SAM riboswitch aptamer (S box leader) from an uncultured Thermomicrobiales bacterium, 103 nucleotides, folded computationally. The model forms 91% of the base pairs in the Rfam consensus. It matches the Rfam family "SAM riboswitch aptamer (S box leader)". Rfam's curators write: The SAM riboswitch is found upstream of a number of genes which code for proteins involved in methionine or cysteine biosynthesis in Gram-positive bacteria.
[in-house]
RNA sequence: CGCUUAUCCAGAGGGGCAGAGGGACCGGCCCGAUGAAGCCCCAGCAACCGCCCGGCCAGCCGGGGCGGUGCUAAUUCCGACAGUGUUUACUGGGAGAUGAGCG
Numbered sequence: 001c002g003c004u005u006a007u008c009c010a011g012a013g014g015g016g017c018a019g020a021g022g023g024a025c026c027g028g029c030c031c032g033a034u035g036a037a038g039c040c041c042c043a044g045c046a047a048c049c050g051c052c053c054g055g056c057c058a059g060c061c062g063g064g065g066c067g068g069u070g071c072u073a074a075u076u077c078c079g080a081c082a083g084u085g086u087u088u089a090c091u092g093g094g095a096g097a098u099g100a101g102c103g
Stems, first nucleotide, its partner, number of pairs: 001103008013042005021031003026079003043072003048068006054061003076095001081092004
């Protein structure tokens, strides 16, 4: 980087360095000198994968622990394409992100 598959309306921030951008892309709307991106430290959330222990009973568990990841503004911030609906909206798809497996 590509392919397959699952999930994406829940949850969880402080400090240091740094110094103007960031929210993938496009449009919008937001965040940002009361400090953006990035890097580091500590903390937390969640439970995809592995291991161990436990419960129910043969494969499950939103039971616990450790480890590998991930995440900690706004539903993936909203829309973007198609369908339904007069509209608000709803459903599906695409794209993206993350895990696991494979190449």